This is a predicted structure of an 85-nucleotide RNA (c-di-GMP-I riboswitch aptamer) from a Gammaproteobacteria bacterium.
[in-house]
RNA sequence: UUCAUCGAUUGGCAUACCUGUUGUAAGACAGGGACGCAAAGCUUCCGGUCCCCUGAUUUGUAGCGGGGAUAGCGGGGUUGCCACC
Numbered sequence: 001u002u003c004a005u006c007g008a009u010u011g012g013c014a015u016a017c018c019u020g021u022u023g024u025a026a027g028a029c030a031g032g033g034a035c036g037c038a039a040a041g042c043u044u045c046c047g048g049u050c051c052c053c054u055g056a057u058u059u060g061u062a063g064c065g066g067g068g069a070u071a072g073c074g075g076g077g078u079u080g081c082c083a084c085c
Base pairs, nucleotide, nucleotide: 012037013036017032018031019030020029021028022027035072041078042077043076045075046074047073048070049069050068051067052066053065
C1' cells in the first nucleotide's frame, strides 16, 4: 500500500404529514416532524416518471415538437467523512 474479515466513532441529510409563502400545474422554499439514506452532498449529460403548451365539427389522431419538474426513480460526472486487532 492492497485485499479479506470483524467491528465501530464524530457527526450529516430529512419520507409521509401539518403550517405559511409561491407556481396554471407538476412542484419548490421556510418552519415543525422522521420513513429512511454510507453519498438521500452537488450536477439534467442519458433513460424513466410527472406537469403545461393541448385540444381538434371524433373516421383516425393524446403522436411529433417545445417548455418545466423530479438528484429521496435509475445510470453517468464530480466532491467529501470514518475504519480496531
Background: The coordinates come from a structure-prediction model, not an experiment, and the mean pLDDT is 79. The source organism's lineage runs through Bacteria, Pseudomonadati, Pseudomonadota and Gammaproteobacteria.